[in-house]
Predicted 3D model of an 89-nucleotide RNA (Glycine riboswitch aptamer) from Salinisphaera sp.
It matches the Rfam family "Glycine riboswitch aptamer". Its family is annotated with glycine biosynthetic process in the Gene Ontology.
The organism belongs to Salinisphaera, within Bacteria.
The model forms 90% of the base pairs in the Rfam consensus.
RNA sequence: GCACAGCGUGUGGGAGAGCGCGGGUUCGGCCCGCCGCCGAAGGCGCACACCGCCCGGAAACGCUCAGGCCAAAGGACCACACGUCGACC
Numbered sequence: 001g002c003a004c005a006g007c008g009u010g011u012g013g014g015a016g017a018g019c020g021c022g023g024g025u026u027c028g029g030c031c032c033g034c035c036g037c038c039g040a041a042g043g044c045g046c047a048c049a050c051c052g053c054c055c056g057g058a059a060a061c062g063c064u065c066a067g068g069c070c071a072a073a074g075g076a077c078c079a080c081a082c083g084u085c086g087a088c089c
Stems, first nucleotide, its partner, number of pairs: 001088001006084008018035001020034005036069003042065001043063003050056001
């Protein structure tokens, strides 16, 4: 001085599922209960390969605790930018 990857921030894109019923309400984007649903915040679970064996063993798969089911917000993931880190030189 600087790369891949990682991490942080910003911008853009970003799915699914009842505008359900009842009650409360400070009438708000709110609270409680009941039933029905969704999976792409988070969380949890697992197989083969791999390993002599044990342990380990991922996810966009599964479970739905949480979260969500007009909009808004959020949103895995993708792209770009900036910063950080830093092999290497």